[in-house]
């Protein structure tokens, strides 16, 4: 330096143009002599940045960031 994927909740993911979600986690209650499991209910988000397109954008463009493959360069 170039191409491909990817970046959403404290973790790991789904959601591919029309109200942002699932599981664990944590919190709180319930049930148990008490833990643990179990059950409920709560809490968590500028969807990596900026800007374009559209009534409407996490999705679609343009650039840019990190991070994972490969590919090419030099000796």
């Nucleotide at each position: 330096u170039c191409c491909a994927c990817a970046g959403u909740a404290g973790c790991u993911c789904a959601g591919u143009g029309g109200u942002a979600g699932a599981g664990c986690u944590a919190u709180c209650g319930g049930c148990u002599g008490u833990u643990a499991a179990c059950c409920g209910a709560u809490c968590g988000g500028u969807c990596g940045c900026c800007g374009g397109u559209u009534c409407g954008a996490a999705u679609c463009c343009u650039g840019c960031c990190u991070g994972u493959g490969g590919a090419g360069c030099c000796a």

Transfer RNA from Bacillus subtilis BSn5, 75 nucleotides, folded computationally. Its mean pLDDT, the model's own confidence on a scale to 100, is 80. It matches the Rfam family "tRNA". It is recorded under the gene name tRNA-Asn-GTT-2-1. The RNAcentral record of the sequence draws on ENA and GtRNAdb.